[in-house]
RNA sequence: GGAGCAGACUAGGCGAUCGCUGGAUCGAAAGAUCUGGAGGAAAGUCCGAACACCAUAGGGCAGGACGCUCCAUAACGUGGAGUCGCGGCGACGUGAAGGAAAGUGCAGCAGAGAAUAGACCGCCCAGUACCCUUUGGGGUGUUGGGUAAGGGUGAAACGGUGCGGUAAGAGCGCACCAGUUUCCCAGGUGACUGGGAAAGCUUGGUAAACCCCGUCCGGUGCAAGACCAAAUAGAGAAGUGUUUGAGGGCUGCCCGCCCGAGCUUCCGGGUAGGUUGCUUGAGGUGCACGGCAACGUGUAUCCCAGAUGAAUGAUCGCUGCCCUGGUAACGGGUAACUGUGCCAGGGUACAGGAUUCGGCUUACUGGCUGGUCCGGCC
Numbered sequence: 001g002g003a004g005c006a007g008a009c010u011a012g013g014c015g016a017u018c019g020c021u022g023g024a025u026c027g028a029a030a031g032a033u034c035u036g037g038a039g040g041a042a043a044g045u046c047c048g049a050a051c052a053c054c055a056u057a058g059g060g061c062a063g064g065a066c067g068c069u070c071c072a073u074a075a076c077g078u079g080g081a082g083u084c085g086c087g088g089c090g091a092c093g094u095g096a097a098g099g100a101a102a103g104u105g106c107a108g109c110a111g112a113g114a115a116u117a118g119a120c121c122g123c124c125c126a127g128u129a130c131c132c133u134u135u136g137g138g139g140u141g142u143u144g145g146g147u148a149a150g151g152g153u154g155a156a157a158c159g160g161u162g163c164g165g166u167a168a169g170a171g172c173g174c175a176c177c178a179g180u181u182u183c184c185c186a187g188g189u190g191a192c193u194g195g196g197a198a199a200g201c202u203u204g205g206u207a208a209a210c211c212c213c214g215u216c217c218g219g220u221g222c223a224a225g226a227c228c229a230a231a232u233a234g235a236g237a238a239g240u241g242u243u244u245g246a247g248g249g250c251u252g253c254c255c256g257c258c259c260g261a262g263c264u265u266c267c268g269g270g271u272a273g274g275u276u277g278c279u280u281g282a283g284g285u286g287c288a289c290g291g292c293a294a295c296g297u298g299u300a301u302c303c304c305a306g307a308u309g310a311a312u313g314a315u316c317g318c319u320g321c322c323c324u325g326g327u328a329a330c331g332g333g334u335a336a337c338u339g340u341g342c343c344a345g346g347g348u349a350c351a352g353g354a355u356u357c358g359g360c361u362u363a364c365u366g367g368c369u370g371g372u373c374c375g376g377c378c
């Protein structure tokens, strides 16, 4: 100088004025005082749980998710540490990473042929026609056959190289290499790694194609659920009353007049509304210990939003940070220029709880800290 990771933070801070909201205290009330009041993602609601209700003997089908190993965790499709493949000189990044030798399917262009391989050129053998000939044979065309060694096409052509073999060829045979399967030894908890032996066994790709194998999965969500309870419908019990008139209207009360078969109480019910669930929790922070780490254990300490049309804000002043332009006072430099300073202008993200946790994903401003790798110079 360039690059590659990890971590913590959160675009503000202070003051003044005016507000909003939970709690406590005081007050008869109005209100007053004190105090608490969004995030790293509160978001998407994508996974996993707690909690609640419903369902549920047990098993199966269907459907869905996941799929290398070990560990962590309440649990997970999450995380940590590894293995293997791929990319990078490297730090490091990245992978839904079981099975294609159970079965079915699919593959554009090019190419003769793309999965029961395949004869376009070439090579070889035999027949045949013509030509040449030094009479041994050779050449050209054609017909039939053999051949996957060579050429050519393709992302990919059914192991590779060499020797033997053959008419020419071919794992046809052999040596070595690569792979596969089986076995042995060593290391590792394991994925796997290193080494060795045998068998010509040589099997294309695709499973985020169907499928097969393995593991797991009941449903609905705090608008769950519980309680109180105006109203209305329906049902029940008791009392009282129907000319010996309950009850109601006129009324401040009595009398009186009118209406009159219901009325009262309780139970039940559950709408509006209210209370609860509700925030002390797999909780935060510090320290110690164990572990490479994720994380765990112990201990000390703290209490940190609970609103319900839904609060957490607005204005002003000073100031911090970043960017752009200018300036050249101080410092560096021969200079260009530049660090600090000064001046002017602009910017100061993404976004906001609604039962609660653990994750993932997505959005986003700006600096900060700590390792690591590569290159150059001294």
Base pairs, nucleotide, nucleotide: 001374002373003372005370006369007368009366012319013318014317015316016315017314018313020037021036022035023034024033025032026031039350043361044360046359047358048357049356050355051221052220053219054218063217064216065215066214067213068082069081070080071079072078083097084095085094086093087092098212099211103210104209105206106205120151121150122147123146124145125144126143127142128141129140130139131138132137159177160176161175162174163173164172178202179201180199181198182197183196184195185194186193187192225276226275227274228273236266237265238264239263240262247259248258249257250256283302284301285300286299287298288297289296290295320348321347322346323345324344325343326342327341329340330339331338332337
Predicted 3D model of a 378-nucleotide RNA (Bacterial RNase P class A) from Desulfobacterium sp. The sequence was found by an Rfam model in a public genome assembly. The prediction has a mean pLDDT of 77. The model forms 95% of the base pairs in the Rfam consensus.